[in-house]
Overview:
Guanidine-I riboswitch aptamer from Alkalicoccus luteus, 96 nucleotides, folded computationally. Its mean pLDDT, the model's own confidence on a scale to 100, is 82. Lineage of the source: Bacteria > Bacillati > Bacillota > Bacillaceae > Alkalicoccus. Its Rfam family is "Guanidine-I riboswitch aptamer". From the family's description: This family represents a conserved RNA structure found upstream of the ykkC and yxkD genes in Bacillus subtilis and related genes in other bacteria.
RNA sequence: UAAAAUGUUUUCUAGGGUUCCGCAGCUACUGCUGGUCUGGACCGAGAGAAAACUCACAGAUGUUCUGUGCCACGGAAGGAUAAAAGCCUGGGAGAA
Numbered sequence: 001u002a003a004a005a006u007g008u009u010u011u012c013u014a015g016g017g018u019u020c021c022g023c024a025g026c027u028a029c030u031g032c033u034g035g036u037c038u039g040g041a042c043c044g045a046g047a048g049a050a051a052a053c054u055c056a057c058a059g060a061u062g063u064u065c066u067g068u069g070c071c072a073c074g075g076a077a078g079g080a081u082a083a084a085a086g087c088c089u090g091g092g093a094g095a096a
Base pairs, nucleotide, nucleotide: 007053008052009051010050011049012048015043016042020040021039022037023034024033025032026031055069056068057067058066059065060064071091073094077089078088079087
């Protein structure tokens, strides 16, 4: 920029670790260690929640409004970030 589809975005949660802050200990007083430290802050779900905007279909009517929009078990290994994770690879490989 374009498109419209198991759509996009935002907020929150489950969860996650330790760069920063804080806390604790040590200390030569400047730093070191600790996430097996509740936290601040941060990352954060296809299969979690809510909302907004689109899209499709149907109805009504009028510069729009209303309604509907299903299902979803899942390794290992790897990647990023300081580091990790239901993050990404991934509605993957597989399974029924």